[in-house]
RNA sequence: GCCGCUUUAGCUCAGUUGGUAGAGCACAUCAUUCGUAAUGAUGGGGUCGUCAGUUCGAGUCUGACAAGCGGCA
Numbered sequence: 001g002c003c004g005c006u007u008u009a010g011c012u013c014a015g016u017u018g019g020u021a022g023a024g025c026a027c028a029u030c031a032u033u034c035g036u037a038a039u040g041a042u043g044g045g046g047u048c049g050u051c052a053g054u055u056c057g058a059g060u061c062u063g064a065c066a067a068g069c070g071g072c073a
Stems, first nucleotide, its partner, number of pairs: 001072007010025004019056001027043005049065005
């Protein structure tokens, strides 16, 4: 230098054919217990890497850029 993949909650990751963003763990509260753990219930937490484009509508499609990983030279 060229090519490919990844980027979504604090962490690990889903998200179908474009139609109101989810799970597990973690965290908070409550219940249960003599107490802790475990268990159960409820809740908080997201400008979906950034900037544009397409569209009535974009996490999803297109382009550029950034970061990470891998391959080739």